[in-house]
């Protein structure tokens, strides 16, 4: 001198997930605000499994193909059905002032109810997390802030 690691400060992204105030040694509430569920009338809808059966809610995470690996069934097959793995794509979501636009990067999960819920005023009721960057993505067009 440079990488790499780790913490801390700013400044920020994803998502509702944040702000006040009170309790103030801690515990424990409240209220705004944002988010989410239940729940008339009308309207909609016609369901109900035995061949490992259904239905729903958060959410962007949905339909699939292909390979392949298991189990069921039977007429044993180049067979069906059902569950999981890997690849591809795909509705659809995301990227530092705000919309919109072309590009370019990335996501396209996970999880909770538990036989049972359309839609929905009124009321009811629940949530206020968890992860994760270090000049970020860069252009045009509008338009806002701030400066002067």
């Nucleotide at each position: 001198u440079g990488a790499a690691u780790a913490u801390g400060a700013a400044a920020g992204c994803c998502g509702a997930g944040u702000u006040u105030c009170u309790u103030u040694u801690u515990u424990u509430g409240a209220a705004a605000a944002c988010g989410g569920g239940g729940g008339a009338a009308c309207c909609a809808u016609u369901g109900u499994a035995g061949u490992a059966a259904g239905g729903g809610g958060u959410g962007a995470a949905u339909c699939c193909a292909a390979u392949u690996c298991c189990a069921u069934u039977c007429a044993u097959g180049u067979a069906a059905u059902g569950g999981g793995a890997u690849u591809g794509a795909u509705a659809g979501g995301g990227u530092a002032c705000c919309u919109g636009u072309a590009a370019a990067c990335c996501c396209g999960a996970a999880u909770c109810c538990g036989u049972c819920a359309g839609c929905u005023a009124a009321c009811c009721u629940c949530g206020u997390a968890g992860g994760c960057u270090u000049u970020a993505u860069g252009g045009c067009a509008g338009g806002a802030a701030c400066c002067u």

A computed fold for a 148-nucleotide RNA from Paenibacillus agricola, annotated as c-di-AMP riboswitch aptamer (ydaO/yuaA leader). The coordinates come from a structure-prediction model, not an experiment, and the mean pLDDT is 75. Its Rfam family is "c-di-AMP riboswitch aptamer (ydaO/yuaA leader)". About the family: This family represents a conserved RNA structure found upstream of the ydaO and yuaA genes in Bacillus subtilis and related genes in other bacteria. The ydaO/yuaA element is thought to act as a genetic 'off' switch for the ydaO and yuaA genes in its native state. It is believed that the element may be triggered during osmotic shock leading to activation of ydaO, a predicted amino acid transporter gene, and members of the yuaA-yubG operon which code for KtrA and KtrB K+ transporters.